[in-house]
């Protein structure tokens, strides 16, 4: 010098536990504002995530009971653990291996 590789945050699917709602919050969609994170180092987006506000849309209850309780469901429901898959947008440097 050339070639190859490793590793993060995180994301998705599935599953366990414990909750919330079912008197409709949450989830999902659009717009606006603010913020955060992004391999070991630096930079970092028109990408990702979070919060708030606004707009439109929108639902699955049933049984036992009479305890504001219990059970089974339902919700593109929340938190957390397990498993699997994917995985630095990109640029430079570094690490490991080979030549």
């Nucleotide at each position: 010098a050339g070639c190859a590789a490793a590793g993060u945050a995180g994301a998705a699917a599935u599953u366990g536990a414990c909750g919330c709602g079912u008197u409709a919050a949450g989830u999902g969609a659009g717009c606006a504002a603010g913020g955060a994170a992004c391999g070991g180092g630096a930079a970092g987006u028109u990408g990702u995530c979070c919060u708030u506000g606004c707009u439109a849309c929108g639902a699955a209850a049933a049984g036992c009971a009479a305890a504001u309780g219990c059970u089974u469901g339902c919700g593109g429901u929340g938190u957390u653990g397990g498993u699997u898959u994917c995985g630095c947008a990109u640029u430079c440097c570094g690490u490991u291996g080979c030549u």